[in-house]
Molecule: small-subunit ribosomal RNA
Organism: uncultured prokaryote
C1' cells in the first nucleotide's frame, strides 16, 4: 500500500467503490427509435344530423300521448390506435479485455497519396414528365415461423428528359516550384442535378440540387520508444525491387502478368512462451523496482469461424447471408436465440449488490415545435471494502467502600474508577415550519427590434416543471440507546499468580512447553489501536542481497589450461576544418483528470471548483566549437624495422656414446637363492644365486644441477650436426599510431584413454599366487597383461596452481641471483643503467591470513565469471567424439544454514621437555579352597532405605535377638493425637501411688482407697496458671524431589597450577604479563622481557617425633649413703640416670672445592643428634563431576492429615541355587605341638576395670583387697630364646561341618548371640586370563589397646608398639599428570564428530 478475503466485534453520517476467478451456460423485463409540417390508408372512441327499436317521467279522455336515456344502422366531423411507404438515426452513447510482441499503443512528423452524413460561411439552381410497389382487397399454402398468387394505389420512393456558372473526364498551354501527377490560371470537346412541406399568403420559414470555403472526425504512411527465452540461428518465394495492368477514398505485392535474386538476421530475424497500450498507480531520498482496477484516450472482442450488403461512415453487440457447437418450440415436414447493455439467475470460487425510482438536471436520436425515446445518465438501496467526520458525556466525589486479584498479611492494587451530588443536549429518536438543486424550461398575452416574413431576438406579466435528497432552524423527553480488537520473552509499548507438565499447546524470527513457565490455557493487570483491530495473501522498500547511480572474483561463490586472431569496445601528440554527440537561447508540442503550489465551496476533513508550476520527452531553428566523432596535414614518445653483439634443457629431424638392466651363449663354483616387521608363495644339483668372457635388446640420460636457464601455456636435461621460433643489450639510422584487449572463430594443450602399424630391456592397472586380517576384491611379498616406447590419427580434461586474465601509468626501501652495458678505480671493488628470477619489509589495501614496483596498493580500457547449501555439473535437449565422454546445462524437492579467516580450549595410535610405586628392578597378596563380611540377583506376606568405574559393594552402619527399625510384612489399637504453641466454652476438675475387669501388649471399662495442688492477696477474696473434656487453628511425616537449595563432603589432586589492576599489541574473540635461557618438589629461584606489579594457591608459621641444654620431682626413677627381706625403690633419702612436661637451644646452602652467565642454583666434603624439604600429620588455588546426601542437620515447592502420624505384639531387614568385592584362616618343617623363659608401647576403668584366694578340664562361678587411677586393675604381650617331639604324610598341616555336654549376657538367644570341653575331620599340596600394594623404621611378620557396646556374629575400623628386608638412581613402553608448540570438520569437547549399509 490493495478492486481484497478470513476471524472477533460493530452507534451515525459524508464521499467514493465492489464478478479480479468460467470471454462458463443463462429463465423474466427494460437498454433505439422517430417524424402525419413527406405519403396513401385508417379501428376503438367521441361529437352533431336522420332512421329505426325499447320505452323513465308527466299529462290523460285510459284509446293515447309526451318522449328523458339506451341499442341498432346511416351520413358528415372529430380522433388518431396498429401496421405500411418514405427519411434520418440505427457505425454514437454502454459492456468486456478473448485475441494481439505488431496492420497495436506512446511521442514528434508526413499526406505534392485521400475521405467526410449532420453543423457553419458563401455562391448558384429547384424545369417538365413517366412508370410501378408496399400497405389494402380476394383467393391460397403452413402447427407455427412465415409465405404464394391475382385485382388496385400514394409520395420528399423510383425512372427519363431540359438546365447547368461552377464541376468530371480528355487535349492543349502560362506562371511558381531543384523536380514532382501539387497550387493559380487560361482555351477548346464532352458529361453529370434537384422534392417539396406548412400556410389565407412563401424561391421570405424548414427542406431539396450543384459549387467553394471552414470546422469537427477518420483513413493512410515515416523515425524513435515499447516483455521473456540462443536448451529458437538461421528465416523467406508475393518473398525482394523493377515494368505494365487490376483495385481503393487513397499510397502500396494490396491483387495479377512478367522481368530480376534479392530483402531479414547475433544491434537477436524465424520459432515458442506470455500480455491489450498509455495518461496514470503503489512504492522508494533518488535511481529504480512492481503494476495497469475505478476514471479519461487509443486499440480490439460481441456465442465460435467466415463473408458481403446498405451506408457519408460497418465488413456492424441487441443488421443479413453461410457454416458449426449449445439451448429452445415442433403437428418431425421445418422453425427460433445469441445479456462481455441494466438488473437478475446457475455454476466454479476465499470472493464482489437490487430483477428499485425517475426522465427532474446534464447529455445522445428524431422533429418547425409541442414532444416521444433514452438501465447513457441522474438517484435511491445492500456491503465497516476504503477515506474522511462525530459520539458513546463533562465536573466534583475517599471511608481510598463492597468484589476481584496479588502478598513479605503488613499491605498493594483495579481506583476518582464506581456509588453519590450537580450539569450539559452533539448523535439518535418525536414534532414542526421552511431554504435548495429550477430557469438561460415550456405555454399564454402585450410591447419593442430584424426592410418582408408563417421565422428568429429581446422586455413585461400571468402560468407550468422535483425521481431522489434534505443542510440549517425551533420544541419536547432524558445519561438516557451507542466499544471493542489485538498484543504483553527478546526484537516491540507492556507483568503477576493459578492451571499444565515436551503433554495440551504456542511460533514473524530466534525459539517457549520434561513440577516453581512474564512464552501454552485461563484470571486479573498493564500496552496499543480504536468503529474498529488482528490474520492470510500480493507489490514495493529496509536489501549496496543483480550494486546505472551503488557489489565482488588469492583462501568465503566467482580468472576462461594457454596463445593468435575477427567483428566490437577503448586509443599517443600539433595545426586547419565540419557541427553528428555535445552546451546555451527561441519556438511547437507534451489532451483533459491526477501529483504539486495558491485561491476559493461544502459548519470541518474526505470530496469538489478556478487559476498557476510541473509534465524530466520529442521536432524545428538560431548561437558556440573546449571536449568525443567525421575530414585533411603534420610529429615521434607507444608499435614496428635495421645494423652489431649476445644467454639459453626453446622447437623439429638425423647420427653417436657410456653405465645400468634384462636375455642368450661359453668359463669357474657347488647349495643355496631370493623376499619380510616374521615369513612363504617363487627360483635352484637338468647346477641357480655370486663371478669371469662374449653377443643381443630396448628404454632412461647419474656426477655438472642450481627457490640456475627456456618458453604463451602444457612443458623442455648425454654429445654433436642440420633446419628454425622468440627474447635480452647497445646504436638511435628507418616507418609514422601502424595500439591495447578481444564475443563468436582457430591453433596448441600434462597423464590416462581410443584407432592402425611397428617396438617391448626395465616398470606396471587388470589378472594369478603367498602372505597379514575378524574379513582383506587393500596396504607387504612372488610373478604378470594392457600400457608406458616409436610413426600417423584422435580424445580436449587437470589441485591445466601464484587457486592471483591481458594490457598500460604511478607509488619508500634493503638485501640476493641470471643475462648485459656504461664510467671510477688503490684492481680487493665501488657509482649507474636495461630485461629476468627470489627473499624482507614502508606507506596502502585486506575480514584476518596476509599482499607489498612481479601489488591483493593508486588509476584507466577491454575480455570472461559470481549471487545461499544440498539436489547437480544431475535430467533433458543441443552439439562434438570410434568409444569413454567433452561442451553448453536446469527444474522439481529439501535445509537454515553451507562457507571463509583467526582466537580460547579439549582432543591426537602429533612433537618436543618433565614428574609419579605410572612402568621397570623387587618382596608380599588377591584371582582357586573354606569361612567370615558387603553387593547385585533370585526368593519372599516382608526380605526398609541410600551409595554404583576410579571416586559404590568390612560403605551410612564405632555392635539389626526385643528395642534400634524407618510408608519393610501381618495383625491389633488411637485421632488436637507421642512432642509445641494460642483462642474459646465447660466445670472443678486434675497429677502421682496401691488397687478392679479385658486383652499378646498398646489400648479399652467401670470404679475404690491414700496422697498432692500454683500465683497474688487488704486473708473476705481474685486470677484462672498447670492440668482435663469438646472445638477450632495446628501438631506430625525417615512422604517426594540432593536436577529448586544451605551446610558438609568426595575426587582430579599437595597436581601447580589459578587469576588481577594499569600499560601495550589486535576492528574483536583474545594475546602480552604466565612464553623463552637456566633451575627447583614447586609460577621455586635467577637472567632475559612491553611489560610494570598485585591477590589465591607453593613454601614458611602449627602439631609430632629424632638430639642437647633449663626448670620441677609424684603416684615416675634409684647412681652414691644408710635401713630391711628369701626376695622386690619395700623404706629413708636423693634429683644424678631414665622419664613426665613446660621453656629454650639447633640447620640456614652458613663454611670449603667444583660446575654454572661473577646469577639462580646442583655435585662433592668438612663438622653435626640430624643436611639440603630431616620423617610424618593438620593444612587442598580457580574449578570440574547438575558426583555424594531433602534417611544427621538446616530448608523452597508438592503430597497425606480416623493417616503417608502415632502406639503396640509377632516376624522380617540374618532367606539362597548360582555371581561380584573386600577379608581372615589355611594349604605346612623359616613348620606344628608340648614345656621352661625374656622384652612393649599406647589406652581403657565406678550400672566399672577388679588382684590374691577357692570351686571347675575348661568357659566360667563364688567372693572381693585396691582404684575416679605415672599409685589399683585389665594385662598374659606375642613373634623371639632354650630344651624336647613330629619326619613330608591330606599329616601331630589345615580346621569347615556336624553330634553331644555346658558357661555367660539378658524379661526373652526358635528363627537370630558369643564363649568353653568332649566328638567329628570337608575343601585345600601355593591357584587361569588378569589384577593389587609397597622406596625405609617402609613392605612383609608378631601380638597389644580402644570406641560402639548389656551380649555379640569385630576375621571390620580406629590407634601402638616388637622383630625387621628387598630392589631400583632408568623412562622405550602401559597409566594420570603438567609445561610449550602443531593439527582439527571436536565445544554435551573422542565416551566427539561423522560416512556407508540394512531394519523399523
Nucleotide at each position: 500500500a490493495u478492486g481484497a478475503a478470513c476471524g472477533u466485534u460493530g452507534u451515525c453520517g459524508g464521499c467514493g467503490u465492489g464478478g479480479a476467478u468460467u470471454a462458463g451456460g443463462c429463465a423474466u423485463g427494460c437498454a433505439a427509435g422517430u417524424c402525419g409540417a413527406g405519403c396513401g390508408a385508417g379501428a376503438a372512441u367521441c361529437c352533431u344530423g336522420u332512421g329505426a327499436u325499447u320505452g323513465a317521467u308527466c299529462c290523460u279522455u285510459c284509446g293515447g300521448g309526451u318522449g328523458a336515456a339506451g341499442u341498432c344502422a346511416c351520413a358528415a366531423g372529430a380522433g388518431g390506435a396498429c401496421a405500411g411507404c418514405g427519411g434520418c438515426a440505427a457505425a454514437c452513447g454502454g459492456g468486456g479485455u478473448a485475441g494481439u510482441u505488431a496492420g497495436g499503443c506512446g511521442c514528434a512528423g508526413g499526406u505534392u497519396a485521400c475521405g467526410u452524413a449532420c453543423c457553419c460561411u458563401c455562391u448558384g439552381g429547384u424545369u417538365g414528365g413517366g412508370g410501378a410497389u408496399a400497405g389494402c382487397c380476394a383467393c391460397g399454402g403452413g402447427a407455427a415461423a412465415c409465405u404464394g398468387u391475382g385485382g388496385g394505389u400514394a409520395a420528399u420512393a423510383c425512372c427519363c428528359a431540359a438546365u447547368g456558372a461552377u464541376c468530371c473526364a480528355c487535349u492543349g498551354u502560362g506562371u511558381u516550384u531543384u523536380g514532382a501527377a501539387g497550387a493559380c490560371g487560361u482555351a477548346g470537346u464532352g458529361g453529370c442535378a434537384a422534392a417539396g412541406g406548412u400556410g389565407a399568403g412563401a424561391u421570405u420559414c424548414c427542406g431539396c440540387c450543384g459549387g467553394a470555403g471552414g470546422a469537427g472526425c477518420g483513413g493512410u504512411c515515416u523515425g524513435c520508444g515499447u516483455g521473456g527465452u540462443a536448451u529458437u540461428a538461421g528465416g523467406u518465394u508475393g518473398u525482394u525491387g523493377g515494368u505494365g495492368a487490376g483495385g481503393u477514398a487513397a499510397u502500396g505485392g494490396c491483387u495479377c502478368a512478367c522481368c530480376a535474386a534479392g530483402g531479414c538476421a547475433a544491434a537477436g530475424a524465424u520459432g515458442c512462451c506470455u500480455a491489450g497500450g498509455g495518461g496514470g498507480u503503489g512504492u522508494g531520498a533518488g535511481a529504480g523496482c512492481a503494476u495497469g482496477g475505478c476514471c479519461c484516450c487509443c486499440a480490439c472482442c460481441a456465442c465460435u469461424g467466415g463473408g458481403a450488403c446498405u451506408g457519408a461512415g460497418a465488413c456492424a453487440c441487441u443488421g443479413c447471408c453461410c457454416a458449426g457447437a449449445c439451448a429452445c418450440c415442433u403437428a418431425c415436414g421445418g422453425g427460433u436465440g445469441g445479456c462481455u447493455g441494466c438488473a437478475g439467475u446457475c455454476g466454479a470460487g476465499a470472493a464482489u449488490c437490487u430483477u428499485u425510482g425517475g426522465c427532474a438536471a446534464u447529455g445522445c436520436a428524431c422533429g418547425c415545435a409541442a414532444g416521444u425515446c433514452u438501465g447513457a445518465c441522474c438517484g435511491a438501496g445492500c456491503g465497516a471494502c476504503g477515506c474522511c467526520g462525530c459520539g458513546u458525556g463533562c465536573g466534583g466525589g475517599a471511608u481510598g467502600a463492597a468484589g476481584g486479584c496479588c502478598u513479605u498479611c503488613g499491605g498493594g492494587u483495579u481506583g476518582u474508577a464506581a456509588a453519590c451530588c450537580g450539569c450539559u443536549g452533539u448523535c439518535a429518536g418525536a414534532g414542526g415550519g421552511g431554504a435548495u438543486g429550477a430557469a438561460a424550461u415550456g405555454c399564454a398575452u402585450a410591447g419593442g427590434g430584424g426592410c418582408u416574413a408563417u421565422c428568429c431576438c429581446c422586455u413585461a406579466u400571468g402560468u407550468u416543471u422535483g425521481a431522489c435528497a434534505u443542510a440549517g432552524c425551533c420544541u419536547c423527553a432524558g445519561a438516557g440507546g451507542a466499544a471493542g480488537c489485538a498484543c504483553g520473552g527478546g526484537c516491540u509499548a507492556a507483568g503477576u499468580a493459578c492451571g499444565u507438565g515436551c503433554c495440551a499447546g504456542c511460533a514473524g524470527c530466534c525459539g517457549c512447553g520434561g513440577u516453581a513457565a512474564u512464552a501454552c490455557g485461563u484470571a486479573c493487570u498493564g500496552u496499543g489501536c480504536g468503529a474498529a483491530c488482528g490474520u492470510u495473501a500480493u507489490u514495493c522498500g529496509g536489501a549496496a542481497u543483480c550494486a546505472c547511480u551503488g557489489g565482488g572474483c588469492u583462501u568465503a561463490a566467482a580468472g576462461g589450461g594457454u596463445g593468435c586472431g575477427u567483428a566490437g569496445g577503448c586509443g599517443g601528440u600539433g595545426g586547419c576544418u565540419u557541427a553528428a554527440g555535445u552546451a546555451g537561447g527561441a519556438u511547437g508540442u507534451g489532451a483533459a483528470a491526477u501529483c504539486u503550489c495558491c485561491c476559493g465551496g461544502c459548519u470541518c476533513a474526505a470530496c469538489c471548483g478556478g487559476g498557476g508550476a510541473a509534465c524530466u520527452g520529442c521536432g524545428u531553428u538560431c548561437u558556440a566549437a573546449a571536449c568525443u566523432g567525421g575530414g585533411u596535414u603534420g610529429c615521434u614518445u607507444g608499435a614496428g624495422u635495421a645494423a652489431g653483439a649476445u644467454a639459453g634443457a626453446g622447437g623439429u629431424g638425423u647420427g653417436c656414446g657410456g653405465a645400468a638392466c634384462u636375455u642368450c651363449c661359453g668359463g669357474u663354483g657347488g647349495a643355496g637363492c631370493g623376499g619380510u616387521g616374521a615369513a612363504a608363495u617363487g627360483u635352484g644339483u637338468u647346477g641357480a644365486u655370486a663371478u669371469c668372457g662374449g653377443a643381443g635388446g630396448g628404454a632412461a640420460c647419474a656426477c655438472c644441477g642450481u627457490u640456475g636457464g627456456c618458453g604463451a601455456a602444457a612443458g623442455c636435461g648425454g654429445c654433436a650436426c642440420a633446419c628454425u621460433g622468440g627474447g635480452u643489450c647497445u646504436u638511435a639510422a628507418c616507418u609514422g599510431a601502424c595500439g591495447c584487449u578481444g564475443a563468436g572463430g582457430c591453433a596448441c594443450g600434462a597423464a590416462a584413454g581410443c584407432c592402425a602399424g611397428g617396438g617391448g630391456a626395465g616398470c606396471a592397472a587388470a589378472c594369478g599366487g603367498g602372505a597379514u586380517u575378524a574379513g582383506a576384491u587393500a596396504c607387504c611379498c612372488c610373478g604378470g597383461u594392457a600400457g608406458u616406447c616409436c610413426u600417423g590419427g584422435c580424445u580436449g580434461u587437470a589441485a591445466a596452481c601464484g587457486u592471483u586474465g591481458a594490457a598500460u601509468a604511478c607509488u619508500g626501501g634493503u638485501u640476493g641471483g641470471g643475462a648485459g652495458g656504461g664510467g671510477g678505480c688503490u684492481c680487493g671493488c665501488c657509482c649507474u643503467u636495461u630485461c629476468c628470477c627470489g627473499a624482507c619489509g614502508u606507506a596502502g589495501c585486506g575480514a584476518a591470513a596476509g599482499c607489498g614496483u612481479u601489488a591483493a596498493g593508486u588509476a584507466u580500457u577491454c575480455c570472461g565469471c559470481c549471487u545461499g547449501g544440498g539436489g547437480a555439473g544431475u535430467a533433458u535437449g543441443g552439439u562434438c567424439g570410434c568409444a569413454a565422454g567433452g561442451c553448453u546445462g536446469a527444474a522439481a524437492c529439501u535445509c537454515a544454514a553451507a562457507g571463509g579467516a583467526a582466537u580460547u580450549g579439549a582432543c591426537g595410535g602429533g612433537g618436543g621437555c618433565u614428574c609419579a610405586c605410572a612402568c621397570a628392578a623387587g618382596c608380599g597378596g588377591u584371582g582357586g579352597a573354606g569361612c567370615a563380611u558387603g553387593u547385585g540377583g533370585c526368593u519372599u506376606a516382608a526380605u526398609u532405605c541410600g551409595a554404583g568405574c576410579c571416586a559404590a559393594c568390612g560403605c551410612g552402619a564405632a555392635g539389626a535377638a526385643c528395642c534400634u527399625u524407618a510408608u519393610c510384612c501381618u495383625g491389633g489399637a488411637u485421632u488436637u493425637g507421642a512432642c509445641a504453641u494460642c483462642u474459646a466454652u465447660g466445670g472443678a476438675u486434675g497429677g502421682c501411688u496401691c488397687g478392679c475387669c479385658u486383652g499378646a501388649a498398646a489400648g479399652g471399662g467401670a470404679u475404690g482407697a491414700g496422697u498432692c495442688u500454683g500465683c497474688c492477696u487488704u486473708c473476705g477474696g481474685g486470677u484462672g496458671a498447670a492440668a482435663c473434656a469438646u472445638a477450632c487453628a495446628c501438631a506430625g511425616g525417615u512422604a517426594u524431589u540432593g536436577c529448586a537449595c544451605g551446610g558438609c563432603u568426595g575426587u582430579c589432586g599437595u597436581c601447580a597450577g589459578c587469576u588481577c589492576g594499569u600499560g601495550u599489541c589486535g576492528u574483536g574473540a583474545g594475546a602480552u604479563g604466565u612464553u623463552g635461557g637456566g633451575u627447583u618438589a614447586a609460577g621455586u629461584c635467577c637472567c632475559g622481557u612491553a611489560a610494570c606489579g598485585a591477590g589465591c594457591g607453593c613454601a614458611a608459621c602449627c602439631c609430632u617425633u629424632g638430639u642437647c641444654c633449663c626448670u620441677a620431682g609424684u603416684u615416675g626413677c634409684u647412681a652414691a649413703c644408710g635401713g630391711g627381706u628369701u626376695a622386690u625403690g619395700c623404706c629413708g633419702a636423693g634429683g644424678a640416670c631414665u622419664u613426665u612436661a613446660g621453656g629454650g637451644a639447633g640447620a640456614c646452602u652458613g663454611c670449603c672445592g667444583g660446575u654454572g652467565u661473577u646469577a639462580a642454583a646442583c655435585c662433592g666434603g668438612a663438622g653435626g643428634a640430624a643436611g639440603g624439604c630431616g620423617g610424618g600429620g593438620a593444612c587442598g588455588a580457580c574449578g570440574u563431576c547438575a558426583a555424594g546426601u531433602c534417611a544427621u542437620c538446616a530448608u523452597g515447592g508438592u503430597c497425606c492429615u480416623u493417616a503417608c502420624g502415632c502406639c503396640c505384639a509377632g516376624g522380617g531387614c540374618u532367606a539362597c541355587a548360582a555371581a561380584c568385592g573386600u577379608g581372615c584362616u589355611a594349604c605346612a618343617a623359616u613348620g606344628g605341638c608340648c614345656a621352661g623363659u625374656a622384652c612393649a608401647a599406647a589406652g581403657g576403668g565406678a550400672a566399672g576395670c577388679a588382684a590374691g584366694a577357692u570351686c571347675g578340664c575348661g568357659a566360667g562361678a563364688u567372693g572381693g583387697a585396691g582404684c575416679a587411677a605415672a599409685c589399683c586393675c585389665c594385662a598374659a604381650a606375642a613373634a623371639g630364646c632354650u630344651g624336647g617331639c613330629c619326619c613330608c604324610a591330606g599329616u601331630u598341616c589345615g580346621g569347615a561341618u556336624a553330634g553331644g555336654a555346658g558357661g555367660c549376657u539378658g524379661a526373652a538367644a526358635c528363627u537370630c548371640g558369643c564363649c568353653u570341653c568332649c566328638u567329628u575331620g570337608a575343601a585345600g599340596u601355593u591357584g587361569g586370563a588378569a589384577u593389587c600394594g609397597c622406596u625405609a623404621g617402609u613392605a612383609a611378620u608378631c601380638g597389644c589397646a580402644g570406641a560402639u557396646c548389656a551380649g555379640c556374629c569385630a576375621u571390620g575400623c580406629u590407634g601402638c608398639g616388637g622383630u625387621g628386608a628387598a630392589u631400583g638412581u632408568g623412562u622405550u613402553c602401559c597409566u594420570g599428570a603438567g609445561c610449550c608448540u602443531u593439527g582439527u570438520a571436536c565445544a554435551c569437547a573422542c565416551c566427539g564428530c561423522c560416512c556407508g549399509u540394512c531394519a523399523a